[in-house]
RNA sequence: CCCACUGACGCGGGGUGCCCGAUAAGGGCUGAGAUCACACCCGUUGAACCUGAUCUAGUUCGCACUAGCGAAGGGACGUCCUUCAUGGAUGCU
Repeated sequence: CCCACUGACGCGGGGUGCCCGAUAAGGGCUGAGAUCACACCCGUUGAACCUGAUCUAGUUCGCACUAGCGAAGGGACGUCCUUCAUGGAUGCU
């Protein structure tokens, strides 16, 4: 000096199912998260998430619970830093 990774800031994308219960409150299952949340995850190195799908096979009380589908098709970005920034502690105002 360059590159990569990580990080920060701002902005943005996304999901919220199944079972019991009375359609409530509440409880249970898996999971990072099941519309409490600015919480969780993800932002092109894109399986966060959607379509296919009222799909196929297995498991289960049941369910994207597991696997296939999936080298399928879509899907949301800019800047800065390289031990600085950010964050933490202490003191002063």
The prediction has a mean pLDDT of 75. A computed fold for a 93-nucleotide RNA from Epidermidibacterium keratini, annotated as TPP riboswitch aptamer (THI element). Of the family's consensus pairs, 100% are formed in the model. Lineage of the source: Bacteria > Actinomycetota > Actinomycetes > Sporichthyaceae > Epidermidibacterium. RNAcentral holds the sequence, with entries from Rfam.